This is a predicted structure of a 73-nucleotide RNA (transfer RNA) from Lentisphaeria bacterium UBA1784.
It matches the Rfam family "tRNA". Rfam classes the family as a transfer RNA.
RNA sequence: GGGUUGAUAGCUCAGUCGGCAGAGCAUCGCCCUUUUAAGGCGGUGGUCCCGGGUUCGAGCCCCGGUCAACCCA
Numbered sequence: 001g002g003g004u005u006g007a008u009a010g011c012u013c014a015g016u017c018g019g020c021a022g023a024g025c026a027u028c029g030c031c032c033u034u035u036u037a038a039g040g041c042g043g044u045g046g047u048c049c050c051g052g053g054u055u056c057g058a059g060c061c062c063c064g065g066u067c068a069a070c071c072c073a
Stems, first nucleotide, its partner, number of pairs: 001072007010025004019056001027043005049065005
């Protein structure tokens, strides 16, 4: 220098053919327990990496950029 894959909640990751952004863990509250842990119930938490474009509508499609891993040279 060229190519492939990835970037979504505090962490690990889903998200199908474009149509209300989700799960587990963590955290907070309650129940249970002598207390803690474990267990049960409920809640909170998002600039979907950045900037444009297409579209009635974009996490998803297109273009450019940044970062990371890997391959080729």
Its mean pLDDT, the model's own confidence on a scale to 100, is 80.